Record summary
Predicted 3D model of a 117-nucleotide RNA (c-di-AMP riboswitch aptamer (ydaO/yuaA leader)) from a soil metagenome. The sequence is in RNAcentral, with records from MGnify.

RNA sequence: UGCCGAAUCCGCGAAAGCGGAGCGGGGGAACCAACUUUUGGGGUGUAUCUCCGGGUAACCGGAGUAGGUGACUCCCUCACCGAACCCGUCAGCUAACCUCGUAGGCGAUAAGGGAGA
Numbered sequence: 001u002g003c004c005g006a007a008u009c010c011g012c013g014a015a016a017g018c019g020g021a022g023c024g025g026g027g028g029a030a031c032c033a034a035c036u037u038u039u040g041g042g043g044u045g046u047a048u049c050u051c052c053g054g055g056u057a058a059c060c061g062g063a064g065u066a067g068g069u070g071a072c073u074c075c076c077u078c079a080c081c082g083a084a085c086c087c088g089u090c091a092g093c094u095a096a097c098c099u100c101g102u103a104g105g106c107g108a109u110a111a112g113g114g115a116g117a
Base pairs, nucleotide, nucleotide: 001107002106003105004104008021009020010019011018012017022102023101024100025099026098027097032092040090041087042086043085044084049064050063051062052061053060054059067081068080069079070078072116073115074114075113076112077111
């Protein structure tokens, strides 16, 4: 000074910490939807799914892929990601209402071209 992300800002306090705003998530009527619940089910997230190989299985490896990122926006090209974790037998949508998070990790002219702003 920027990037991914909701993850920033303000106030009080010596600090620990507390409160608020903003942003983000979950639960939760009617109506509608769905009736399929060990073949468990569900949530955050771009991170799903298919095939092949190994394995009793969990899972591991490979090739792809839904989807996502690349510094103002869009298009094309190119490159890259395509994870991880949580709830605990339980949750469709959902006004009122209730409730939770506000981390972490990276870059140094930062991909190229065109158009626009």
The coordinates come from a structure-prediction model, not an experiment, and the mean pLDDT is 85.